[in-house]
The RNA shown here (SAM riboswitch aptamer (S box leader)) has 110 nucleotides and comes from Pontibacillus halophilus JSM 076056 = DSM 19796.
The model forms 94% of the base pairs in the Rfam consensus.
It matches the Rfam family "SAM riboswitch aptamer (S box leader)". Rfam links the family to the GO term regulation of gene expression.
The sequence is in RNAcentral, with records from Rfam and Ribocentre.
The coordinates come from a structure-prediction model, not an experiment, and the mean pLDDT is 78.
RNA sequence: AUCUUAUCCUGAGCUGGUGGAGGGACAGGCCCUAGGAAACCCAGCAACCGUCAUCCAAAUGAUGAAAUGGUGCUAACCUGAUGCAAGGCUAUGGCCUUGAACGAUAAGAG
Numbered sequence: 001a002u003c004u005u006a007u008c009c010u011g012a013g014c015u016g017g018u019g020g021a022g023g024g025a026c027a028g029g030c031c032c033u034a035g036g037a038a039a040c041c042c043a044g045c046a047a048c049c050g051u052c053a054u055c056c057a058a059a060u061g062a063u064g065a066a067a068u069g070g071u072g073c074u075a076a077c078c079u080g081a082u083g084c085a086a087g088g089c090u091a092u093g094g095c096c097u098u099g100a101a102c103g104a105u106a107a108g109a110g
Stems, first nucleotide, its partner, number of pairs: 002109007013042001016041003022032003026083002029078001043074003048070002051065005080102001084099006
């Protein structure tokens, strides 16, 4: 890199330090940024894995606890905005629902 499963609604830096020009996955837009982008440090958020406690005859079960373990996340209701398909509504501008694709994170497979 690829495949499988689960989740993608909440939360957390409009005053931190280093850094110096890019960033918001992709496309068309639209935004953020020298009043300082990315990245790193620090700070914070969060129970996915793992850990612990209780319940249960027992468990690959249920409920709860902890952010000293392993990750992850922390501009914009750009609700993973929209994008492809189907359906519904419509004051014909558009709006809503479901699914797919693509993407992100975790756990596992190989």